[in-house]
RNA sequence: CAGGCCUAACACAUGCAAGUCGAGCGGUAGCACAGAGAAGCUUGGCUCUUGGGCGUCGAGUGGCGGACGGGGGAGUAAUGCAUAGGAAUCUGCCUUGUGGUGGGGGACAACCUGGUGAAAACCAGGCUAAUACCGCAUACGCCCUACGGGGGAAAGGAGGGGAUCUUCGGACCUUUCGCUAUUAGAUGAGCCUGCGUGAGAUUAGCUAGUUGGUGAGGUAAAGGCUCACCAAGGCGACGAUCUCUAGCUGGUCUGAGAGGAUGAUCAGCCACACUGGGACUGAGACACGGCCCAGACUCCUACGGGAGGCAGCAGUGGGGAAUAUUGGACAAUGGGGGCAACCCUGAUCCAGCCAUGCCGCGUGUGUGAAGAAGGCCUUCGGGUUGUAAAGCACUUUCAGCGAGGAGGAAAGGUUGUAGCUUAAUACGCGACAUUCUUGACGUUACUCGCAGAAGAAGGACCGGCUAACUCCGUGCCAGCAGCCGCGGUAAUACGGAGGGUCCGAGCGUUAAUCGGAAUUACUGGGCGUAAAGCGCGCGUAGGCGGUUAGAUCAGUCAACUGUGAAAGCCCUGGGCUCAACCUGCGAACUGCAGCUGAUACUGUCUGACUAGAGUUUGCUAGAGGAGUGUGGAAUUUCCUGUGUAGCGGUGAAAUCCGUAGAGAUCAGAAGGAAUACCGAUUGCGAAGGCGAUCUACUGGAACAUUAUUGACGCUGAGACGCGAAAGCGUGGGGAGCAAACAGGAUUAGAUACCCUGGUAGUCCACGCCCUAAACGAUGUCUACUAGCCGUUGGGAGACUUGAUUUCUUAGUGGCGCAGCUAACGCAUUAAGUGUGCCGCCUGGGGAGUACGGUCGCAAGAUUAAAACUCAAAUGAAUUGACGGGGGCCCGCACAAGCGGUGGAGCAUGUGGUUUAAUUCGAUGCAACGCGAAGAACCUAACCAGGUCUUGACAUCCUUGGGGACCUGGUGGAAACACUGGGGUGCCCCGGGCAAGGGAAGCCGGCACAGGUGGUGCAUGGCUGUCGUCAGCUCGUGUCGUGAGAUGUUGGGUUAAGUCCCGCAACGCGCGCAACCCCUAUCUCUAGCUGCCAGCGAUUCGGCCGGGAACUCUAGAGAGACUCGGGCCGGUCAACAGGGAGGAAGGCGGGGACGACGUCAAGUCAUCAUGCCCCUUACGUCCUGGGCUACACACGUGCUACAAUGGCCGGUACAGAGGGUUGCGAUCCCGUAAGGAGGAGCUAAUCUAAGAAAAUUAUUCGUAGUCCGGAUUGGAGUCUGCAACUCGGCUCCAUGAAGUCGGAAUCGCUAGUAAUCGCGAAUCAGCAUGUCGCGGUGAAUACGUUCCCGGGCCUUGUACACACCGCCC
Repeated sequence: CAGGCCUAACACAUGCAAGUCGAGCGGUAGCACAGAGAAGCUUGGCUCUUGGGCGUCGAGUGGCGGACGGGGGAGUAAUGCAUAGGAAUCUGCCUUGUGGUGGGGGACAACCUGGUGAAAACCAGGCUAAUACCGCAUACGCCCUACGGGGGAAAGGAGGGGAUCUUCGGACCUUUCGCUAUUAGAUGAGCCUGCGUGAGAUUAGCUAGUUGGUGAGGUAAAGGCUCACCAAGGCGACGAUCUCUAGCUGGUCUGAGAGGAUGAUCAGCCACACUGGGACUGAGACACGGCCCAGACUCCUACGGGAGGCAGCAGUGGGGAAUAUUGGACAAUGGGGGCAACCCUGAUCCAGCCAUGCCGCGUGUGUGAAGAAGGCCUUCGGGUUGUAAAGCACUUUCAGCGAGGAGGAAAGGUUGUAGCUUAAUACGCGACAUUCUUGACGUUACUCGCAGAAGAAGGACCGGCUAACUCCGUGCCAGCAGCCGCGGUAAUACGGAGGGUCCGAGCGUUAAUCGGAAUUACUGGGCGUAAAGCGCGCGUAGGCGGUUAGAUCAGUCAACUGUGAAAGCCCUGGGCUCAACCUGCGAACUGCAGCUGAUACUGUCUGACUAGAGUUUGCUAGAGGAGUGUGGAAUUUCCUGUGUAGCGGUGAAAUCCGUAGAGAUCAGAAGGAAUACCGAUUGCGAAGGCGAUCUACUGGAACAUUAUUGACGCUGAGACGCGAAAGCGUGGGGAGCAAACAGGAUUAGAUACCCUGGUAGUCCACGCCCUAAACGAUGUCUACUAGCCGUUGGGAGACUUGAUUUCUUAGUGGCGCAGCUAACGCAUUAAGUGUGCCGCCUGGGGAGUACGGUCGCAAGAUUAAAACUCAAAUGAAUUGACGGGGGCCCGCACAAGCGGUGGAGCAUGUGGUUUAAUUCGAUGCAACGCGAAGAACCUAACCAGGUCUUGACAUCCUUGGGGACCUGGUGGAAACACUGGGGUGCCCCGGGCAAGGGAAGCCGGCACAGGUGGUGCAUGGCUGUCGUCAGCUCGUGUCGUGAGAUGUUGGGUUAAGUCCCGCAACGCGCGCAACCCCUAUCUCUAGCUGCCAGCGAUUCGGCCGGGAACUCUAGAGAGACUCGGGCCGGUCAACAGGGAGGAAGGCGGGGACGACGUCAAGUCAUCAUGCCCCUUACGUCCUGGGCUACACACGUGCUACAAUGGCCGGUACAGAGGGUUGCGAUCCCGUAAGGAGGAGCUAAUCUAAGAAAAUUAUUCGUAGUCCGGAUUGGAGUCUGCAACUCGGCUCCAUGAAGUCGGAAUCGCUAGUAAUCGCGAAUCAGCAUGUCGCGGUGAAUACGUUCCCGGGCCUUGUACACACCGCCC
């Protein structure tokens, strides 16, 4: 500065909101004053009575105004509004012009008297006035008229006055206000018309005064406005009627605009006034604060009857999320009345309340680093809050107190002077001058003075969108959230805090509108697959329409005129200190109407044309349609014949048929349906669809060609017709097939798939139904826009006359350029470029459903929603993964073999159970003889009991005493507690001695230690697995809108993404291979402890002398690289096969080596580590127990079941490792384990150490055994502080199960499997385990169909935590 009941047009207490005029009238209730009278008294007034004479004035009569102003928006989709026009009207007060205003009459209020009633109010009688009422006279103009005529008015009041007259009231004159008739205007109002102004068609027909005419009535006025008669009209897909909603507009909000939404304040119009109806009065009303009637409600009542209408201003209740004072004043502006002064005015002007909005201002300014304190964070160094504060120096707006102080005031009254009027210096009007006054707001705006930084800052947010980050708490809880989403123990998303960001007397939330949204697309969208082309045609209305000439000017374009109210928006001035706000001017108002022009295009009219479209002639192809005949093959059935046991059917079977003769086969008969071959992305048809053949009927098309009509055309809402299959009705027919149904199988079940039967139906005639993935998922017509190759029908040309070839036209296919497309793809048969017309779409679900309508015999069809719910649903393409998809390839993957496991006993691990505890971890492959390369104590983490509290261990500081160390005793289970003895070390400095310093140790204290406590889903590191599988990527380029692709695919080849060739790719990298180690051959070098050919020697043992050849040892080298020939082949390819040479041949055999990644795989208990937790205990020490339990289940092993064997005796041959806290020989003792003893050996020397299978010679004779060794008893031995729980070994005795193992399952491709023994690590002792070593030493592989796993290419996908998916 503006705004302030958007809901209940719900109900209202109280006060106010429309009165005024005595200059119309009779008057004087009330108040006041002159005048008159009266008694009393303080003689001057008081008191009383009277008093319309005067000022006034209640009530009345009369006039004007209460139709304006103010309110709210119920109704109204047109009797409204907006805009532009029109003719058949009225208009008080106002302005203008012309006339008049003469003379009479009778009443009614008030008042008085009487009466009724509770009241409101009313009745009767009597008196009276007027600018109240009624006649008479007059009538320029006015009205009516048959043009002769006829009709109709009035009122006075106030002021002044010189003559004249007077009944002394006046007459008369004049001024002014009125009155009356009429003209013109202005203003206002009424009526009519065009265009515009919501939604619904699940509202399609509406209408009887309805539409028109004639006549009459009515109105201010045209008119069915009303009535009588006549006619049968009028409106409607350009949406009538009906239903729902709604006051309309200028404008307002938004938007680039076009639009969309809206109609608060302000302004114009309308309608309304408790609800409904009605008229009266009046210039004007059918009247917000008038009347009558009816109704609802409220109030009064004496119950008879009355009164009322806030959607005026305040205010109350109620409703509601929600909206103010029962204020002041007529000072201003405006309105009513009045001659005027004035009166009235909740209109209005002001004030009050409300951050409701807009605008402006303040809450201080400068300086100030010790970067204070405090807070918060921290990597502990610091950072941040932050010049912020404090401190110092200033200022004083606003608020406060005091003082001054505009403007809004113009009018009005008094007095005076011109002027006008007039006979007049009266009256009246009046400009100027003078003077007296008028302010609600108001403690006004504004100015000055005073004091003091003094009295004055909050809200939201901080994951992204979106500017702004950390800590703590919480732990899918509490909570947040506009969308995405956050929270399950490290939350920038919850809550708090610190800090920050944005606004600021505001800030957020909620609700609403427009925008973004081209997301209803007029500007400006789409319809092959995302939503969307009607199943197809014919055709009505409508829309659109070939060439040419003329006319016209409706559309179109231009100029001008009128209008488009004001306000608002915009531009530009001005006024409040600025601004908001107010105000002046301009522009604009994109519109409508009129008028004048232009004439290209469109329209209309007239004429012409032939390229569109028809018609004519010839000819051609065709499963085009409908009708009637006819044929053959096949199935089935029937009747005979032959003939005998099965047939049929299936993955395999069974039901079924058959000895009453099936099936098979020959001949015959019947009946129905369908038409093999031809047959072809061939033909025809609008689509559905059409397939033997003959015949007659009939529709359309193509080609060629002449003539003809002259735009006759295209599309097509409704309407109409056709329309597969199934289904329905009536009547036929019925061979085969076959829903339903029955039986047999399959299966967990099998209302299915398979089999045996079988009814409707399929067929025919007639009538319905009207739908399909009725698809090219592509409406129809037309023109244009590179080609190439096929094929069907027609025509023409060329020659070489053909199974030839070229051109053209109409179809029908394939590929492809430009262009289009989201991509896929389409591409002269368009989904390209244009035009015309129709249909349809607007997120998914609900739902093509419900209700209603139409159709149908029914089934159902068609038209077609909403509530509710979700944040997606969908298309195309990409990369993966997957498939009981395809192709290629590999692997002890299968197959071919050998040996096992699964059965027994035992060992060992796990589950489960048990327990005080049976510590913990590992759990498909990839846990289970795993961590553990070795649990009696210890280990050790578990349990019971007993102890310690700066601690068993580390660092630092400090006090004190004493050295450390060694060795006793007592108590105790020990830890531990108490108490003795010996003792003065080590290093440095110094030194005669004493004293001193450092390290280590003890006691006490502060920080801290400690934790096998939690989290492997917070982590590092390490490891497993796919997998030693051949893969995994990158740079540049190219392609694609993009995700991505290409390279890396293809043809070959390989163990291999190994290599070669090709290729819009060219290259790099991590993987493969190679480089490393062992092993197989050789050479050289070196010979200690190894070796010994030759020589010597011997105790016969390389023992010795010697030797350096060999074996061996361990260093260095060599060697193997597709080199050559041949075959296939497009190849000087890669490579493959065979052979030669060679110790070894096609990677020679082993090992180490593990790409990008997957499994939140495993490990916090190896170690390290974030966070959390415990701190006289979840830490530490000790004793004892447990990890060794035992109805059971599983994994991995050992030993067996025996004769290829067991037992006993003899004999032979390894390799690789170990050994001083050790290995331990010869020898002695013991049946043996072992013991005594100690040579040698720090190891090519010594030692454990005798290798065993083998071989040889006996025995056993198929049995629970001379197999097998479990279990148990007894006796020993070793280790160790200690073998009870709980060790190993030995001897004697005992002698269990087990006679080769169900389903299932494992390993292995050559020095391998199988089998035999030996060693080592761990370790005091304790392997059937683990890791190594050598000895003996096989079988088999056709092959890749299948099982499992893997690699590459391709395909489908509704999967992407990816088939252990998704989903009903």